[in-house]
């Protein structure tokens, strides 16, 4: 500290997603120890058991036991001194000591301990007051502690109840309880000083009023003493209350809230102020600095994260609060309205004899439940604290321990050292090895930890006790206070620790492995299981899915999930934006607010600075120490604040005073305008009328119709009405705030400029909320309506056409008066204000200035262009999108959506505020190369046009589709399959179907054994095959033996085989675009990039060919050109060619090579010359000369690429299958079918023609398994025959059309030749399926072929013939040869391909693209809704339990008072008020639910059309 995800690349914007660290967690696989923590986060559900609050006998009385003594009576022993004296039980008495047990009484029980439900609150942080208060036990100081009295509980006995308990008699005690006595610096009144901070404090003085236990204990018997308790005052510690400023949450779609409400005076209550409560007066209070409601939540210290600001948390440990089953309520106390107390209601569990009764774990443990999900029903009071006691001690689930849980942090092991035969094994593998890997095994060696055994802790410091010492009081003691010495106390636990022994022995797992993001192969799978945090992976070679193998990482864990923080500068104070990505209100005026020129003097609120007070302790952060380290723990310091209190400074802000004048208004003088409003005038055109000429047509369109006209339209001339808009001028000109304003004149009136400094002295700027204003359509009331024109209607188009074009046509457009308040209300650019180079044009003004609106300066607009700067990029650019300042508005992913709901406006329509559920991983900006476009410019091809043949129509061949079939093998499918692979399916070929064999094989290499190979006969058999017989030994070495080599045969593995699969795994090869000109690369340059530039422009070319200019220079692939043929012309060279001369039936033959020709070098052509265009180029365009002219014709030659274009069936090959079969081998059959389509062709329809005779001219190929002459035979296919020929020599082989005649005469024919008979030939083992030719005879279909649609620009197309591959035989195909041989081109608009440049663009799979709506179906989430059903709140009104507080007529009463009646006080009752539950009735919110219904998302290929995106075919969008 970043990364990954939008595009073919870029860049931005923006979200989404990772990767870091926490955690009171869960899950999931896995687990060895230890130390330290931590452990209902949900159901504040409901709880079965136990225990958690007691203690005092030194307050006090009674009952029980016990133990000792004493006595007394009665039995028994013994001893003997016969009545003593011992012992022993058993009764009864008394003292005395202990224990127990409820009581009376004190003190605790308001601490500790536990939840976090409520609470938005002075509840909590902080920080202040209290002159408005309380405080038991504890400290210290003062005083004092005198005398009296009535009862009562326990017991007792009764009575009633089932109990729980409740009542009556009768007895008693006390530190229970009540009087009196005493006493003030308390408390109340008065009155005086004296000081403060306002109320008041303080202190004098006087009058009143108020208090106790003669108690306990020790030592003393004393005039008592000590201690411990009481009681008064003051004060001090502790705790608490109350009261105020600050400070920490969401919602404005909660905007008004409040009657005890705000205040007063007076009473009342409290511990105290207070409306805290009443009674009476007033009419306040609080709110946009957010009152009021709703909705969340216990606040802090802290704790997580973070560079820091901040962000989230609020377990555990501390501080406050609240609460204790839900509600209310007091009592008792110092304190509670009281978790283990009362009372009352109210749920609920419990007992019950049904009449009544009992409880309350949010105390430890535990239970049951919930829930993903949290423990032991433990030990001890030995520590630390806490109740009670004078103390010993008693109690204490506070505590302190131990259990359980890897929950979390820190530690420690699971072993070290040599150890290549790199072992087996496992995985891969190009079979070579490669890796697990020094890892193992071995061998050495330690024992941390384990396991056994034996030592063994600190934590303990006390307090009591006993001895001594000393202090200090006293008359002395006892006592207290201090020291010393002694005795003793340990749950943990025989634990931590040491020691010793024994064994490498008992301890290793979990995620990952495409990228991010460290880490790969093999197998299985087959868009199937499945993964996945994002992008995505899986459709037969998956480094993404399962398992293995290795490999990374972290480790007693390690992955998963949830949640905060952070990356996120993605709410931007630090630190973001708003022209086009989200985003400036449609303008203006304008209250609060915010900000504010210049000088000066003052202040001290901000602001800065010291000083003190605090800012609990823990916690973080330093240091330093203690557990073997470290977690942990102890010590010290530091640090933390919108805090308070004070002291200074006085620069800047900010009150406050005094002044300027530049800001900003105002006067004065001039200016221009479609600035607004109102009245009135004007001409053009268009309709309409009225007439008059005039006649058939007129309008309309892409072409037409509808409509209008013979009842006279359109035209055209006069008049005449009405509306309603003002051509020309007219301008990137004015004007205005902004919408917006266009003939003229007049009236009212608003604002700007300029120009002068007279005036006024900061008066300013911006502006939430408010106010006015606001195109167009739209509403309302009344008018007016000429054009035009929403809805409608005719007519076209069209598949439809609810459109687009036409003919028509209403509202509306106009005018008043009222309302709507919206626009893509746009410069998509708030408003003011300051600085910052510049040029041009232009509108209004002004200065100087010239002969001259001539030129120069200035301001105020208004446009193009451009510095520096800014921008993502395009662009802004003194009129800024630039450098700043104020000050409003706004935005924070896309969809859902500007929608639902609710306010608020409105006659409506609607407008304004404006969410969420769900849903995606992208949505967008801006440029960039391509592609496209029914965009544009240029160019170029048989691409169209202009010709010429033609297909389509007929039959026939052949090829595909279809369909058939046991099989019709396979492939090829637009151009670029379809007479194609196939240059040739009767067998074979063959790959297919049926049949019948073979299994190491039809073929290759190895091993091993025999044998030569070979040949021949001959049985079955449809053949493959199977069986029998016979012949027969070779070449090389070597003397032989024998070995090699070749070949057959056998056995068994290894392996052969496959024309099975995948051409979308591949290689090569082909096709096509396209013989189309074009594709790139260096290095510069430019640009943030991608990528541009060179290659683009001006001209030329067949051509990115060449010139020229050019931030480009220069290179490579194509292009051309070199190859081959063809045309000329020379040389060379003549056989088998040719031959002019001779000869011949005949180049026959002799001579010859001159000429044709054949074949080898060579030459020729370069735009070389000339003119002319052209820019002095490049080149064209004409000529000349040549055989042959502007690449001379023709081939061959195919750039970078594209179509996953063809091809595993030519060949090669990856993987995948098959392995007596998907191999192999044979017969037979199929590939030749046959309602149909289609292509590509052939012969035709006929007279330019047929037929029939006669006659002349070719090129360039082929032959020995061959080509086949001459000559016989045959009508003829052919047969018979043998001559020549390995060919310029022979042969195939007569070329055909054409010429020259005869005939046919327009017909289904003497055209035409299908089909079909019979006869034959050939070739082959073999012509049925299924060949080719011959003869004879049979004579279909067609009379030039619709709509479309093909080739061809010259020796071409027509049209004629000839020959070659293959091939035994089978062309109408194909390749190839010559013959004969036109016609047309104005030209590039139009179709169709392609090139270049350039726009658009929502396309990149690239238009065979993209995409939008409805409508069907499925499933989600949400609105609406007759209701319906729960919470929660408000108002009225009913009731009123226990409780307090007033009031009392009934009734009941020890303490004082009284002689006594009685009286004071008290207690029950009753009632008033005040108030919980409940209850009635209407509301206001919120939740949940509802038939039906609205729109919205997603879904695989669904229906209908094509709106958008190119001019998207009507340019697109907003209202």
């Nucleotide at each position: 500290a970043g990364a990954g995800u939008u595009u073919g690349a870029u860049u931005u914007u923006g979200g989404c997603u990772c990767a870091g660290g926490a955690c009171g967690a869960a899950c999931g696989c896995u687990g060895g120890c230890g130390g330290c923590g931590u452990g209902c986060c949900u159901a504040a559900u409901a709880c079965a058991u136990g225990c958690a609050a007691g203690u005092c006998g030194a307050a006090c009385g009674c009952u029980u036991c016990u133990u000792u003594u004493u006595c007394c009576a009665c039995c028994g022993g013994a001893g003997c001194u016969u009545g003593c004296u011992c012992c022993a039980c058993c009764g009864g008495a008394a003292a005395a000591a202990g224990a127990a047990g409820a009581g009376u009484g004190g003190c605790g029980a308001a601490c500790g301990g536990g939840u976090g439900a409520g609470u938005a609150a002075c509840a909590c942080g902080u920080g202040g007051g209290u002159a408005a208060c309380c405080u038991a036990c504890c400290c210290u100081c003062a005083a004092g502690c005198g005398g009296g009295g009535g009862a009562u509980a326990a017991c007792a006995u009764u009575u009633g109840g089932a109990a729980a308990c409740a009542g009556g008699u009768g007895c008693u005690a006390a530190u229970a309880c009540c009087g009196c006595a005493u006493a003030a610096u308390a408390u109340u009144a008065a009155u005086g000083a004296a000081c403060u901070c306002a109320u008041g404090u303080u202190u004098a003085u006087u009058a009143a009023u108020u208090g106790a236990a003669a108690g306990g204990c020790g030592c003393u018997u004393u005039u008592g003493c000590g201690u411990c308790a009481c009681u008064u005052g003051a004060g001090g510690a502790u705790g608490g209350a109350c009261c105020c400023g600050c400070g920490g949450u969401g919602c404005a779609u909660u905007a008004g809230c409040u009657a005890g409400u705000u205040g007063g005076u007076g009473a009342g209550g409290u511990a105290a102020c207070g409306g805290c409560u009443c009674a009476c007066c007033a009419a306040g209070g609080c709110a946009a600095c957010g009152a009021u409601g709703c909705a969340u939540a216990g606040c802090c210290g802290a704790c997580c994260u973070g560079a820091g600001a901040g962000g989230g948390u609020g377990a555990u440990c501390g501080g406050c609060c609240a609460c204790a089953u839900u509600g209310g309520g007091a009592c008792u106390g110092a304190g509670a309205c009281a978790c283990g107390g009362c009372c009352c209601a109210a749920a609920c569990u419990c007992c019950u004899a049904c009449g009544g009764g009992a409880g309350g774990c949010a105390g430890c443990a535990g239970u049951a439940g919930g829930g993903a999900a949290u423990c032991u029903u433990c030990g001890g009071c030995a520590a630390u604290g806490g109740a009670c006691g004078a103390a010993a001690g008693u109690c204490u689930g506070a505590c302190c321990g131990a259990g359980c849980a890897a929950c979390g942090c820190c530690g420690c092991g699971u072993g070290a050292g040599u150890g290549a035969a790199g072992a087996a094994g496992g995985u891969u593998u190009u079979c070579g090895g490669a890796u697990c890997g020094u890892a193992a095994a071995a061998c050495u060696c330690u024992g941390u930890u384990g396991u056994u055994a034996g030592a063994g802790a600190a934590g303990a410091a006390c307090a009591a006790g006993u001895g001594g010492g000393a202090g200090a009081g006293u008359a002395a003691c006892u006592g207290u206070u201090c020291c010393c010495a002694c005795c003793u106390u340990g749950a943990c636990g025989g634990u931590a620790u040491c020691u010793a022994a024994c064994c490498a022995g008992a301890a290793a797992g979990c995620c990952a492995c495409g990228g991010c993001u460290a880490a790969c192969u093999a197998c299985g799978u087959g868009c199937c299981a499945g993964c996945a945090g994002c992008c995505g992976c899986g459709g037969u070679a998956a480094u993404a899915c399962g398992u293995a193998g290795g490999u990374g990482g972290c480790a007693a864990g390690c992955g998963u999930u949830g949640u905060c923080c952070g990356g996120a500068u993605u709410u931007a104070u630090u630190g973001g934006g708003c022209g086009u990505a989200a985003a400036g209100c449609g303008a203006g005026c304008g209250c609060a607010g915010g900000c504010g020129g210049u000088u000066u003097c003052u202040u001290a609120a901000g602001u800065c600075u010291g000083a003190u007070g605090u800012g609990a302790a823990a916690g973080c952060c330093c240091u330093c120490g203690g557990c073997u380290c470290a977690a942990c723990c102890g010590a010290g310091g530091a640090a933390g604040g919108u805090c308070a209190u004070u002291g200074g400074a006085a620069a800047c802000u900010g009150g406050g005073g005094a002044a300027c004048u530049u800001g900003g208004a105002u006067g004065c003088a001039g200016a221009a305008g479609a600035g607004g409003a109102g009245a009135g005038u004007g001409g053009a055109a268009u309709u309409c009328c009225a007439u008059g000429u005039g006649u058939a047509g007129c309008g309309g369109u892409g072409a037409a119709a509808u409509g209008c006209g013979u009842a006279g339209a359109u035209a055209u001339a006069u008049g005449g009405a009405g509306g309603a808009a003002c051509a020309c001028c007219a301008g990137u000109g004015g004007c205005g705030a902004a919408g917006g304003c266009g003939a003229c004149u007049c009236u009212c009136u608003g604002g700007u400029c300029u120009g002068u400094a007279a005036u006024u002295g900061a008066c300013g700027c911006u502006g939430a909320g408010g106010c006015u204003c606001g195109a167009a359509a739209g509403c309302g009331u009344g008018g007016g309506g000429a054009g035009c024109a929403a809805a409608c209607a005719g007519g076209a188009u069209u598949a439809g056409a609810u459109a687009c074009c036409c003919u028509g046509g209403u509202a509306g457009u106009c005018c008043a008066c009222g309302c709507c308040c919206u626009a893509a209300a746009c410069g998509a650019u708030g408003u003011c204000a300051a600085c910052u180079g510049g040029u041009u044009g232009u509108u209004g003004g002004g200065u100087c200035u010239u002969c001259a609106c001539u030129g120069a300066c200035u301001c105020a607009g208004u446009a193009a262009c451009g510095a520096a700067g800014c921008u993502a990029a395009c662009g802004c650019g003194u009129g800024a999108a630039g450098u700043u300042g104020a000050c409003c508005g706004c935005c924070u992913g896309g969809g859902g959506a500007g929608u639902a709901c609710g306010g608020c406006c409105g006659c409506a329509a609607g407008g304004u505020u404006g969410a969420a559920a769900c849903u995606c991983a992208a949505a967008g900006g801006a440029a960039u190369u391509g592609a496209c476009g029914g965009g544009g410019a240029c160019c170029c091809g048989c691409a169209c046009a202009a010709g010429c043949g033609g297909u389509g129509g007929a039959u026939g061949a052949u090829g595909u589709g279809g369909u058939u079939u046991a099989a019709u093998u396979c492939g090829a499918u637009g151009c670029a399959a379809c007479g194609c692979g196939a240059a040739a399916a009767a067998c074979c070929u063959u790959a297919c179907c049926c049949a019948c064999c073979u299994u190491u094989g039809a073929c290759a290499u190895g091993u091993a054994u025999g044998g030569a190979a070979u040949c021949c006969u001959u049985u079955a058999g449809a053949g493959a095959u199977a069986g029998a017989g016979g012949a027969g030994u070779g070449c090389u070495c070597g003397a032989a033996a024998g070995a090699g080599a070749g070949c057959c045969a056998u056995a068994a593995c290894a392996c052969a085989g496959g024309u099975g699969c995948u051409g979308c795994a591949u290689g090569g090869c082909u096709g096509u675009c396209g013989u189309c000109a074009g594709c790139u690369c260096g290095u510069g340059u430019c640009g943030u990039g991608a990528g541009a530039u060179g290659u683009u422009g001006g001209g030329u070319c067949a051509a990115g060919u060449c010139c020229c200019g050019c931030a480009a220079c220069g290179a490579g692939c194509g292009c051309a050109a070199c190859c081959c043929u063809u045309g000329c012309c020379a040389u060379u060279a003549g056989u088998u060619g040719c031959u002019a001369c001779a000869u011949u039936u005949a180049g026959u033959u002799g001579g010859g090579c001159a000429c044709u020709c054949u074949a080898a070098u060579g030459g020729g052509a370069c735009u070389g010359c000339c003119g002319g265009u052209g820019a002095c180029a490049a080149a064209c365009c004409g000529g000349a000369g040549g055989a042959a002219g502007g690449u001379g014709g023709g081939g061959a030659u195919g750039a970078c690429g594209u179509c996953a274009a063809g091809u595993c069936c030519u060949c090669a090959u990856g993987g995948c299958c098959c392995u007596u079969a998907u191999a192999g081998g044979u017969g037979g059959g199929g590939c030749u079918a046959c309602a149909c389509a289609c292509g590509u062709c052939a012969u035709a329809c006929a007279a330019u023609g047929g037929a029939u005779g006669g006659u002349a001219c070719a090129a360039a190929g082929g032959g020995u398994c061959g080509c086949c002459a001459a000559c016989c035979c045959g009508c003829g296919a052919g047969g018979g025959g043998g001559a020549g020929c390995c060919a310029a020599u022979c042969c195939c082989a007569u070329a055909a059309a054409g010429c020259c005649a005869u005939u046919c005469g327009u017909a289904g024919u003497c055209c035409g030749g299908a089909u079909c008979g019979c006869a034959g030939u050939c070739u082959g083992c073999a012509a049925c399926u299924c060949g080719a030719c011959u003869g004879c005879g049979u004579g279909a279909a067609g009379u030039c072929g619709g709509a479309a649609u093909c080739g061809c620009u010259a020796g071409u197309a027509a049209u004629c013939g000839u020959g070659g591959a293959u091939c035994a035989g089978a062309a109408u195909g194909u390749c190839a040869c010559g013959g004969u041989g036109a016609a047309u081109a104005c030209g590039u608009u139009c179709c169709c391909g392609g090139g270049u440049c350039u726009u658009g663009u929502a396309c990149a799979c690239a238009c065979c693209g993209c995409c939008c709506g409805u409508c069907a179906c499925a499933c989600c989430a949400u609105g609406g809704g007759a209701g319906c059903g729960g919470g929660u709140u408000c108002u009225g009104c009913c009731a009123g339990a226990a409780g307090u507080a007033g009031u009392u007529a009934g009734c009941c009463u020890a303490a004082c008072c009284g002689c006594a009646a009685g009286g004071a006080g008290g207690g029950c009752g009753a009632u008033u008020a005040c108030c919980a539950c409940g209850g009635c009735a209407g509301g206001g919110u919120u939740c949940g639910u509802g038939a039906c219904u609205g729109g919205g998302a997603u879904g695989a290929a669904g229906u209908c059309g094509u709106a958008a995106c190119a001019a998207g075919g009507u340019a697109a969008c907003c209202a």

RNAcentral holds the sequence, with entries from ENA. Small-subunit ribosomal RNA from an uncultured bacterium, 1519 nucleotides, folded computationally.